[in-house]
Molecule: transfer RNA
Organism: Eubacteriales bacterium
RNA sequence: GCAGGUAUAGUGUAGCGGUAACACAUUAGCCUUCCAAGCUGAGAUCACGGGUCCGAAUCCCGUUACCUGCU
Numbered sequence: 001g002c003a004g005g006u007a008u009a010g011u012g013u014a015g016c017g018g019u020a021a022c023a024c025a026u027u028a029g030c031c032u033u034c035c036a037a038g039c040u041g042a043g044a045u046c047a048c049g050g051g052u053c054c055g056a057a058u059c060c061c062g063u064u065a066c067c068u069g070c071u
């Protein structure tokens, strides 16, 4: 330099173009003599910039970071 892949909450991961989700973690309450466990809630997320579309995490283009291969 070229080609391919990945980027979603604090962490690990789902997500047919139509309300962004699960587990753990955090936090509030309940329960318990206390703790743990358990139960019920809450907050927190689509790498960035454009395009297409009534509507984009999803499709297209570019950028950034990382991984792999070729030279």
Base pairs, nucleotide, nucleotide: 001070002069003068004067005066006065007064010024011023012022013021018054026042027041028040029039030038047063048062049061050060051059